The RNA shown here (Glycine riboswitch aptamer) has 85 nucleotides and comes from a Rhodocyclaceae bacterium.
The source organism's lineage runs through Bacteria, Pseudomonadati, Pseudomonadota, Rhodocyclales and Rhodocyclaceae.
Model confidence (mean pLDDT): 76 of 100.
The RNAcentral record of the sequence draws on Rfam.
RNA sequence: CGGUCGCGCGGGAGAGUACUCCCUGUCGAGUCGCCGAAGGCGUAACCCCCCGGAACCGCUCAGGCAAAAGGACCGCGCACGGCAU
Numbered sequence: 001c002g003g004u005c006g007c008g009c010g011g012g013a014g015a016g017u018a019c020u021c022c023c024u025g026u027c028g029a030g031u032c033g034c035c036g037a038a039g040g041c042g043u044a045a046c047c048c049c050c051c052g053g054a055a056c057c058g059c060u061c062a063g064g065c066a067a068a069a070g071g072a073c074c075g076c077g078c079a080c081g082g083c084a085u
Base pairs, nucleotide, nucleotide: 001082006078007077008076009075010074011073016032018031019030020029021028033065034064035063039061040059041058042057046053047052
């Protein structure tokens, strides 16, 4: 000192606090309506050019639709590793 993985802190969108039943449950069961930025699947440019890889594009299996939690991604720091001195 650039990158990858991991950890910590901060920021971080969307969509019904829907209705019914009761056994009243960090939320049980059912019914529709919706969201996409965990994950997953498919795929465009592109890469590889045998197979394949590949998005915040699509699908919504999963997840979510008051708050909390989670949350792609971004910033800062630590650590691993590599290089230089």